[in-house]
């Protein structure tokens, strides 16, 4: 060269075509004598990239880019 699989908040994952989620971190406030730990709040995404189908894509098609693997 050929073959499969990932890719989504710092971070670990969910999400089978109709408003993007969860732990987890993090700021604030309650709590405490302080810390934890809990409970409220709220902060963070070009859903790799570019096209392409659709009334509508994070999902489905194409191509490419990074890593994991498999064969040789």
């Nucleotide at each position: 060269a050929g073959g499969g699989g990932u890719a989504u908040a710092u971070c670990u994952c969910a999400g089978u075509a109709g408003u993007a989620g969860a732990g987890c971190u993090c700021a604030u406030g309650c709590u405490u004598a302080g810390c934890a730990c809990g409970c409220a709040u709220g902060a963070u995404g070009u859903c790799c990239u570019g096209g392409g189908u659709u009334c509508a894509a994070a999902c489905c098609c194409c191509a490419g880019u990074a890593c994991c693997u498999c064969c040789a």
This is a predicted structure of a 72-nucleotide RNA (transfer RNA) from Vicugna pacos. Lineage of the source: Eukaryota > Eumetazoa > Vertebrata > Eutheria > Vicugna. RNAcentral holds the sequence, with entries from Rfam. It matches the Rfam family "tRNA". It is annotated as a transfer RNA. The prediction has a mean pLDDT of 81.